Bacterial RNase P class A from a Gammaproteobacteria bacterium, 382 nucleotides, folded computationally. The sequence is in RNAcentral, with records from ENA. Its Rfam family is "Bacterial RNase P class A". Its family is annotated with ribonuclease P activity, dimeric ribonuclease P complex and tRNA processing in the Gene Ontology. Rfam's curators write: Ribonuclease P (RNase P) is a ubiquitous endoribonuclease, found in archaea, bacteria and eukarya as well as chloroplasts and mitochondria. It is annotated as a ribozyme. The gene name in the source record is rnpB.

[in-house]
């Protein structure tokens, strides 16, 4: 110098002038007005995928079922997230990438090709009876079978464990060795690794259905409260309003008891509420506060850990609109590409992704344009 990986920022600045929303302050004629002062969108705010905080069904439990995750050890409020390792792909490499738990619970499924893809089986072949030719008399060629065989070829991604020695008419775990599976047992986080013992169920697919383990109420700031105002304490069906017991002159209150119905996402079981409910038509309100920003918060530093990250200290508060606030217009510059120039400079153009809505942690996806690092290759030079 070039090419790649990875991690980290910034992604407009100044001045002028007009106008906004929020705090604090001081004047005023005080549903506000005025001066001044501090503050005022984002690394993605986005997408609604995850996970919580937090509200309220509600006192708030069991299971079925649904419904997520899936090596393994850490983080973390929690995760489907982060970090490390294991195991498997892709890359020369730095890196990257994973939807990674069972196939001996069972079901499904594996085109085509090849006999045969599961209850397996014999297309070529090798081997034994048999019959016929020929015979250099060692065997060769056909042909049949009520025989063995799966060593050797051939198909296929994957063919009945694999090598090698024996053995056998000819093979074959049919003996043996080694090597693979299984099964116990020990040791280990996964991954393995060690003994013993078994001739030994043929592979592959669970992102197929299933089986294992763990997790797991529900709705969601339009949640939820408080406050003011209006309307028609409207009409209509149905269900129920019981019973005891004390108090009281009565009216009535009070416990207990049954009890329509209601309520916990689906189902049950339990549980709570209950004197009114339930189901139809019809009518009237849509306004104001508050929830609403100080919290699993930001940053410096030290310490521990490979990290994720947690502790200790010190220090700062960073938007709360509510039809929806930070913007309009000017002029100087930065940056980027284009033309012209030897250069300096000049012109002409464009200046990404995009705007909180209760909050927060994380994944995803968008982004013109510039900057710093650490590593890997590569090619030159010394």
């Nucleotide at each position: 110098c070039g090419a790649g990986u990875c991690g980290g920022c910034c992604g407009g600045a100044c001045g002028g002038u007009c106008g906004c929303c929020g705090g604090c302050g001081g004047c005023c004629a005080g549903u506000g007005g005025u001066c001044g002062c501090c503050g005022g969108a984002g690394g993605a705010a986005a997408g609604u995928c995850c996970g919580g905080g937090c509200u309220c069904c509600a006192c708030a439990g069991g299971g079925c079922a649904g419904g997520g995750u899936g090596c393994c050890a850490g983080g973390u409020a929690a995760c489907g997230c982060c970090u490390g390792g294991g195991g498997g792909g892709c890359g020369c490499g730095a890196g990257c990438c994973c939807a990674c738990g069972g196939a001996a619970a069972g079901u499904g499924c594996c085109a085509c090709a090849g006999a045969a893809a599961a209850u397996a089986u014999a297309c070529c072949g090798c081997c034994g009876c048999c019959g016929g030719c020929g015979u250099u008399c060692g065997c060769g060629c056909c042909g049949g079978c009520u025989g063995g065989u799966a060593a050797g070829g051939g198909u296929g991604a994957a063919a009945u464990g694999g090598u090698g020695c024996g053995g056998u008419a000819a093979g074959a775990g049919c003996g043996c060795a080694c090597c693979g599976c299984g099964u116990c047992g020990g040791c280990c986080a996964a991954c393995g690794c060690c003994g013993a013992u078994g001739g030994c169920a043929g592979g592959g697919u669970a992102a197929a259905c299933c089986c294992c383990a763990c997790c797991u109420g529900g709705a969601g700031c339009a949640a939820g409260g408080c406050c003011a105002a209006a309307u028609a304490g409207g009409a209509a069906a149905g269900c129920a309003g019981g019973c005891u017991g004390c108090c009281u002159c009565g009216c009535g209150g009070c416990a207990g008891u049954g009890g329509a119905g209601c309520g916990c996402g689906g189902c049950c079981c339990g549980c709570g509420c209950g004197a009114g409910c339930u189901u139809u038509c019809g009518g009237g309100u849509a306004g104001g506060c508050u929830g609403c920003u100080a919290c699993a918060g930001g940053c410096g530093u030290c310490c521990g850990g490979c990290a994720a990250c947690g502790g200790g200290c010190g220090u700062c508060g960073c938007a709360g609109a509510u039809g929806a606030a930070u913007g309009g217009c000017c002029g100087u510059c930065a940056c980027c590409u284009c033309c012209g120039g030897c250069a300096a400079c000049g012109g002409a153009g464009g200046c990404a992704c995009a705007g909180a809505a209760c909050c927060c942690g994380g994944c995803u996806u968008a982004c013109a344009g510039g900057c710093c690092g650490g590593c890997u290759c590569g090619c030159u030079u010394c």
Overview
NCBI's taxonomy places the organism under Bacteria, Pseudomonadati, Pseudomonadota, Gammaproteobacteria.